Model confidence (mean pLDDT): 83 of 100. The part of an RNA shown here (small-subunit ribosomal RNA, 5' domain) has 526 nucleotides and comes from a metagenome. The RNAcentral record of the full RNA draws on SILVA.
Context: one part of a larger RNA
Parts: sequence; C1' cells; structure tokens
RNA sequence: GAUUGAACGCUGGCGGUAUGCUUAACACAUGCAAGUCGAACGAUGAAAUUCCAGCUUGCUGGAAUCGAUUAGUGGCGGACGGGUGCGUAACGCGUGGGAAUCUACCUUGUAGUGGGGGAUAGCCCGGAGAAAUCCGGAUUAAUACCGCAUAAUCUCUACGGAGCAAAGUGGGGGAUCUUCGGACCUCACGCUAUUAGAUGAGCCCGCGUUAGAUUAGCUUGUUGGUGAGGUAAUGGCUCACCAAGGCUACGAUCUAUAGCUGGUUUGAGAGGAUGAUCAGCCACACUGGGACUGAGACACGGCCCAGACUCCUACGGGAGGCAGCAGUGGGGAAUAUUGGACAAUGGGCGCAAGCCUGAUCCAGCAAUACCGCGUGUGUGAACAAGGCCUGAGGGUUGUAAAGCACUUUCAAUAGAGACGAAAAGCCUGGAGUUAAUAGCUCUGGGUCUUGACUUAACCUAUAGAAGAAGCACCGGCUAACUCCGUGCCAGCAGCCGCGGUAAUACGGAGGGUGCAAGCGUUAAUC
Repeated sequence: GAUUGAACGCUGGCGGUAUGCUUAACACAUGCAAGUCGAACGAUGAAAUUCCAGCUUGCUGGAAUCGAUUAGUGGCGGACGGGUGCGUAACGCGUGGGAAUCUACCUUGUAGUGGGGGAUAGCCCGGAGAAAUCCGGAUUAAUACCGCAUAAUCUCUACGGAGCAAAGUGGGGGAUCUUCGGACCUCACGCUAUUAGAUGAGCCCGCGUUAGAUUAGCUUGUUGGUGAGGUAAUGGCUCACCAAGGCUACGAUCUAUAGCUGGUUUGAGAGGAUGAUCAGCCACACUGGGACUGAGACACGGCCCAGACUCCUACGGGAGGCAGCAGUGGGGAAUAUUGGACAAUGGGCGCAAGCCUGAUCCAGCAAUACCGCGUGUGUGAACAAGGCCUGAGGGUUGUAAAGCACUUUCAAUAGAGACGAAAAGCCUGGAGUUAAUAGCUCUGGGUCUUGACUUAACCUAUAGAAGAAGCACCGGCUAACUCCGUGCCAGCAGCCGCGGUAAUACGGAGGGUGCAAGCGUUAAUC
C1' cells in the first nucleotide's frame, strides 16, 4: 500500500447493489417449512338446479342431476428443494481414463391389455386403557392382492426345450345387440413385456492433494490363489481350503490439524494466504447401531433398538429432536423480522381448474462493504466584529462571514404513473385422428382477466438556502506550528524516543494538513 462475512471509539443526509452467528454440530417455547389426486376406490352427501307429493304460496318431505369434502384404501411425491461442516488426510475431492452395472418420470420402436378368485381398511357392534393407542366380531370396494390363459428380438438352456405379464378410468358416438346398466366403435390418459436413447447413480485405475521422525517398523481377512455365497455389478465384499505373503526412509504405521474444488485475496510475476456469499462434489441430521419400503435411502421434518436430555402421566405407560424459515435462552468483541406473496422463475401432485411450496421473489433491520449524489452557486474589503499571535506598527482566521443577486439536485408535500404478464380459460378459422361435421391433439385470429413488491421506478408541480460535516493528525519516518498550562508529575508512544520551568512530541486553544458520510484504532492475510 492492498484486502476483510470484521469488531470497537467518535460522528452520521439520501439512494442503488451486495452481504449479515467466523463463537456452543449448545439447548430449544410458539407458528409455519410436503403434499396432492374424487378422471383409481368404497363412503359421506354441505350448497345449488330440476321434477313429484303435501299444501299454512313459499316451506316440508322424496327422487334425479351436479357437486364441496373430514377420516380411510390406493397411486405418485416425501431420496428433490433447504441447512450445516461434526467426521474425513480418504479414490473424499480435482483431473484424465476404464468395464463388470442399475436407472422412476421423459423420448423412441415392437407386441399385448383375455378370463377368474379370495381378502382387507373404512363404516357398524362390543371391549381394554388416564392417554398414546390397541384387541375381537360382522360387513364392503378398487388402477390394492393372488392364481389361470397367452409369450418374444426377454430370461435360462444340456440347444431338445423350459419359464415369466397386465387395470382400468374419462370424453364422444352413427348403425347393430340389449337384462336399458351397458356391450360395441373411437379418442385421450393409463397398465404389461421388451428395444434403443436421454438423464441420474454405483464401481475400478494413473497422477495431484497439510504438519510432525522428540512417531521406524506396520499388517492375519492381513497379501495372493481355487471354489462357493452375496450384490444391479467387479472385488477378501463374506466364507471354506491352500500358499506366506503385502506396505515401508520416494516416510509405512502413529499423532495432530483439516471438508475438497471452481474460486477469493495479495503480488509485476513466480509464489504466499484463504475456501463467507455464488456454483460443483462429499459428509452429517440429538449420540451410537440397524434394517424396512422403494427405480433411487440405510432416509433432516419415516421406522426399530440402545443412550443422554426435555415434557405428559391416573405411576401401569407414553411423547419429542430448528445443522429448514422466523424467533428464544446461552456463549461471544460480534451478526437481522416470530414480515408479505405464490404475481414471476422453478418444484410436487393432478386431464385440467387448481392445491401445496419459509425453494424463490419481495419488503423490514444494520454506514457491514462497494458505487453514486448532496450538504449550495456567483458576487462581496469598511480586509467589519470576535478569537489567536505580536517586535504593539501590525499579522492571521479571511472573500471566509454579513450584505446583494441566483439555483432547487436530494429530502419534504401534492398529483400522475410504466416494465416485470407470458400463459391458462372462453369464442372462432386451418390441419391431423376418426364411420363422424362429436370429441381430442397441433397451429393461427379475437376476447376476457391475473402484480406480493406498489404509499415503489420514472415524470410533473409547490415553497424556501431552506433539513444535511465530521474524524484523525501536525518531533523525524510523514503532508501540516505557534501560544498557554504542566514540570521525569500528569501523560504520550507504530519505531526512534518525548516530559526534571522557555515541551512544534503531554493537556487545552488558535492556526494548519489529510481523508470525508465517514474517519481513526484493533485483529488478520499478502
């Protein structure tokens, strides 16, 4: 000199853009953060419309249509998104390769979607318990579950053959059949098997990746082989048997420290330091262990066991996990609101409408950082007064002020006011599908709305210099000097060093210098 997720002291006008627990991976009150689908299912049946009956003529009852929906079965999603950096010196990460693998949703091709069955939750009845919850009986549905049929370019194979699947739902409809429900046709969404792709993931290897030798030897599933088991898959991954290997001074083992990288910072570079925000990967979710489900987890807001802690209890037993967003206590030099909205972007579910979304977008707080603007402009010598110094003449503050003439950025008040909105929906043309002018899909035109931010951006008007400057320093390094007080005292200090009666070094004043809504100090890095 540069830099910082900074803190402290003094001071503080505005805006934009960023950033904001670096410490206790300490403990957490409260609210929210993952749901959705009735076009899978049995139910339930608010409201509305139509019809019928009674009739107090606008109310009661019934039926149909339509349709909101608690709980439940079922599907998809809760493996993403969000947080943190404990652990880890490792194929964890970075980079470059590899072969023995899987991949829901999505895209692509081929083929199929036939015919049956038995349960069960819910509801109802009964019981146990303080509760959490649990048990028994009866009954019921499905895209839940299970056989059968069919079966290849799939799997296995001794190459003869053997084996394996499925589910329907919704829209529309001219003939034909009909038990008047529908069958049937068609379209869409599904479902089953399989091919290829895309995406994501698992595995292996070369090289690189902190310090210590006051750590020199380490290792028995250890190193290799054969066989088997296991896995989606290779492999001591596991097991049996066999061999006795394997690593190490090019630092094994042990100990300490640490998430890694793109980057960030400094530097002319080489290099050093660092790994906040943003992005990629990894690890973790009160501590330790375990598996289940699933395409995917050994799963932050799932399950089981053990432990510590907190809470409820009728003492028999139960409930919980903010390293999600806010917020609280604690720790600390130190770090924000128990805010708004799903309008946009994205995600989950759904045919869709839509619902959910503390992701996200915004707002609030903080000079924490960077950038921009303002705190007036011109004129004005009687060089006013006052202050300070003085050699007492004067000098300086100083054109500075006052005065005169202007301007009105920003702030204030009032008015006006975009972009961020594209879609979806509705109406209407064209093309495709189809028996079809229904319906559905694609694509034009028109129309109708959808904004948290927003009392915003930008613009206009009004009034008036009006509301807006401090901080550090002045012995040398280092830009800037005098007086008074003090008297090795009080004090200063980054280094050298100042102070013991004329201190440019302490304290005050006047003056000056440097930065400026900041300025200094401290800490840290180069």
Its Rfam family is "Bacterial small subunit ribosomal RNA".